[in-house]
Molecule: transfer RNA
Organism: Corallina ferreyrae
RNA sequence: GGGCACGUAACUCAGUGGAUAGAGUAUCAGAUUCCGAUUCUGAAAGUCGUUGGUUCGAAUCCAACUGUGCUCG
Numbered sequence: 001g002g003g004c005a006c007g008u009a010a011c012u013c014a015g016u017g018g019a020u021a022g023a024g025u026a027u028c029a030g031a032u033u034c035c036g037a038u039u040c041u042g043a044a045a046g047u048c049g050u051u052g053g054u055u056c057g058a059a060u061c062c063a064a065c066u067g068u069g070c071u072c073g
Stems, first nucleotide, its partner, number of pairs: 001072007010025004018056001027043005049065005
């Protein structure tokens, strides 16, 4: 340099065109307990890598860029 795949919460992931983007773990608060652990309830945490395009509507489709991984030379 060429090709392919991926980028969504602190971490691991789901969501493949439709309303306000979800789950588990972790964090915080409360309940429980003599105190903890466990368990239960709740909360916070995301401009869905960036920019542009298509569309009535984009995390989702297209292009460029960028980062990571694999591969070819």